[in-house]
Context: one part of a larger RNA
RNA sequence: UCCAAUUGAGGGAAAUCGGCAAAUUGGCCCCGUGUCUUCGGUGGAAGGGGUCCCUGCGAUUGUGCUUGUAUGAGUGCGAUUACAGGGCGCAGUGACUAGGGGGGUUCGACUGUUUAACAAAAACAUAGCCAACUGCCAACCCGCAAGGGCUAGUAUAGUUGGUGACGUCUGCCCACUACCAGUACUUCAAACUCCUUUUCAAGGGAGCUAAGAGCUGGCAAAGGGCGGGAGUAACUAUAACUCUCUUAAGGUAGCGAAAUACCUUGUCGUUUGAAUGACGACGUGCAUGAAUGACGUAACGAGAUCCCCACUGUCCCCAAUUGGAACCCU
Numbered sequence: 001u002c003c004a005a006u007u008g009a010g011g012g013a014a015a016u017c018g019g020c021a022a023a024u025u026g027g028c029c030c031c032g033u034g035u036c037u038u039c040g041g042u043g044g045a046a047g048g049g050g051u052c053c054c055u056g057c058g059a060u061u062g063u064g065c066u067u068g069u070a071u072g073a074g075u076g077c078g079a080u081u082a083c084a085g086g087g088c089g090c091a092g093u094g095a096c097u098a099g100g101g102g103g104g105u106u107c108g109a110c111u112g113u114u115u116a117a118c119a120a121a122a123a124c125a126u127a128g129c130c131a132a133c134u135g136c137c138a139a140c141c142c143g144c145a146a147g148g149g150c151u152a153g154u155a156u157a158g159u160u161g162g163u164g165a166c167g168u169c170u171g172c173c174c175a176c177u178a179c180c181a182g183u184a185c186u187u188c189a190a191a192c193u194c195c196u197u198u199u200c201a202a203g204g205g206a207g208c209u210a211a212g213a214g215c216u217g218g219c220a221a222a223g224g225g226c227g228g229g230a231g232u233a234a235c236u237a238u239a240a241c242u243c244u245c246u247u248a249a250g251g252u253a254g255c256g257a258a259a260u261a262c263c264u265u266g267u268c269g270u271u272u273g274a275a276u277g278a279c280g281a282c283g284u285g286c287a288u289g290a291a292u293g294a295c296g297u298a299a300c301g302a303g304a305u306c307c308c309c310a311c312u313g314u315c316c317c318c319a320a321u322u323g324g325a326a327c328c329c330u
Stems, first nucleotide, its partner, number of pairs: 001325008010316002014314001019311001027051005036041001038165001052087005058081010088092001100309007107301002112124002128163007140149003166296004171226003176223002179218004185214003192207005227245005254288001255285001266282006
């Protein structure tokens, strides 16, 4: 010096990206318990007190005995337990074992699953919701096939896709793409029919025609999409209002500097001595937005982030001790 531990005056996160690590707390009994809530919870919320030994005196109870009053009383031996007085130590769950707590926001409802050996999560799954296909020799899947699975099931079923508890909701657009349905008519291959370079062949042309395409509709919890420029109110500012270009339709409700905001450390408020932080607001939102779900939400989380209390060698600022390792001298 390093490794593993132990202890530490005063301060108590000033350390650090960040309380990482460590410390605090801890079992059992009693008291007590806010907010929110889907009334189940939250919850061991929080926060207090007790805990060993001796003695006394009660209570409940098992089992004996005594008693002429027997649903009783007394008493012996056990078990559990309340109260009181006293004793010892710094300390009584004396060692071991054994939750730190509270609050705000975000994401995901939850329990669960995952990158065996750098990621456990906000990812996946999930119940619930929605859509599509499927009438059974079903649809779908495996197999070249025979055949098999689903299923010895039958639409309250099976398969596929999306969303993801619950609550309130889920706006407008079918022009494009996909899909579905229809289709008098148009187009359209080979085969077939007919014509044809005098005949044959190859060749050329015409006719007929399936699916498809055109055409007509439907369909967005299908893929997806959801504007611009001017003017206007008796201070100013702003624009309920008007004009105009334009689209398939011009973003509704809600939320919003957000896990989304470039400018940006936006502006205001709260928190701090001081805040590119956090929270609450504001809103021309570079580039939010409704099952590519929107916004809320009790409970839950080795998730993310901020704050407070307690606690501490994280730090101010290091020191000592124990055990080991390396190194130096002999």
Molecule: large-subunit ribosomal RNA, domain IV
Organism: Candidatus Woesearchaeota archaeon